[in-house]
RNA sequence: UCCCGAUAAAGGCAAACCCGCCGAAAGGCGGGGGCGCAAAACCACGGACCCUAGUAGUUGCUAGCAACUAAGGGUGGCCGGGCUGCCGAA
Numbered sequence: 001u002c003c004c005g006a007u008a009a010a011g012g013c014a015a016a017c018c019c020g021c022c023g024a025a026a027g028g029c030g031g032g033g034g035c036g037c038a039a040a041a042c043c044a045c046g047g048a049c050c051c052u053a054g055u056a057g058u059u060g061c062u063a064g065c066a067a068c069u070a071a072g073g074g075u076g077g078c079c080g081g082g083c084u085g086c087c088g089a090a
Stems, first nucleotide, its partner, number of pairs: 004088002012037002017032006035077001042082002045080003048075005055070007
């Protein structure tokens, strides 16, 4: 240094839920709170899942309403991948 991850040490993050704010929504941000996490730091490239206000198209019908598709958005604590970091037992 790399692999690896301990009843080690120093720390870190923060689920559900509650409050406030943003959003059409999924969800996000802040505070509280801790289920857990060796990257539960960061990044939507691939897969997976979630959302549908507005836009475009298609279909049906009671002609302005419904459904579907695209498209757009989200989840990094769903997985893969990229990339960076603390410590040093076996």
Molecule: c-di-GMP-I riboswitch aptamer
Organism: Firmicutes bacterium HGW-Firmicutes-8